A computed fold for an 84-nucleotide RNA from a Gammaproteobacteria bacterium, annotated as c-di-GMP-I riboswitch aptamer. It was read from a public genome assembly, where an Rfam model found it. The coordinates come from a structure-prediction model, not an experiment, and the mean pLDDT is 89. Taxonomically the source falls in Gammaproteobacteria (Bacteria, Pseudomonadati, Pseudomonadota).
RNA sequence: UGUUGAAAAUGGCAAACCUGCUGAAAGGCAGGGACGCAAAGCUUCCGGUCUAAGGGUUGUACCUAUGAUAGCGGGGCUGCCAGA
Numbered sequence: 001u002g003u004u005g006a007a008a009a010u011g012g013c014a015a016a017c018c019u020g021c022u023g024a025a026a027g028g029c030a031g032g033g034a035c036g037c038a039a040a041g042c043u044u045c046c047g048g049u050c051u052a053a054g055g056g057u058u059g060u061a062c063c064u065a066u067g068a069u070a071g072c073g074g075g076g077c078u079g080c081c082a083g084a
Stems, first nucleotide, its partner, number of pairs: 003083003012037002017032006035071001041077003045074003048069003054064004
């Protein structure tokens, strides 16, 4: 440096839900709380998915991301311990 995560060790993060704030919404932030996670650390470059304020088409619905999701995958960067 690469690779693996069976068994250890130090630890780390924090789903749902509840409360408050925020947003048009999806969602996000903080506190509580743990379902889980060997990158569930960071990053929207690619795909998927969610929302539709605004815009468009129309006959009350449909389309659309510049919004969101990193705990949906892939990619990039970085990191602890150990070596069956």